This is a predicted structure of a 95-nucleotide RNA (TPP riboswitch aptamer (THI element)) from Martelella endophytica.
The prediction has a mean pLDDT of 81.
RNAcentral holds the sequence, with entries from Rfam and Ribocentre.
NCBI's taxonomy places the organism under Bacteria, Pseudomonadota, Hyphomicrobiales, Aurantimonadaceae, Martelella.
[in-house]
RNA sequence: CAAGAGCGACAGGGGCGUCGGUGGAAGCCGGCUGAGAAGCACCCUUCGAACCUGAUCCGGAUCAUACCGGCGGAGGGAGUCACUCGGGUCCGCUU
Numbered sequence: 001c002a003a004g005a006g007c008g009a010c011a012g013g014g015g016c017g018u019c020g021g022u023g024g025a026a027g028c029c030g031g032c033u034g035a036g037a038a039g040c041a042c043c044c045u046u047c048g049a050a051c052c053u054g055a056u057c058c059g060g061a062u063c064a065u066a067c068c069g070g071c072g073g074a075g076g077g078a079g080u081c082a083c084u085c086g087g088g089u090c091c092g093c094u095u
Base pairs, nucleotide, nucleotide: 001088004085005084006083008081009080010079011045012044013043014042016039017032018031019030020029021028022027051076052075053074057070058069059068060067
């Protein structure tokens, strides 16, 4: 001092739908899927299916919905540092 592994810090990215009840509305309560459906939460950060675009898309199921599958490893998409381990190389010393 490189690859790799672990741990941590800070930083960054992202989504929040659908159905019913109630209500003048805002909202509140409940059902569904999900990690998360506004949470002092959850998920993701290039080894990147977190998330966005295509998409007011196509097929299936459902009370309904990206609910499931396809599209699709398609196009985009947010990171740095410290420490430990690790391991080869170089230098010095000893034999």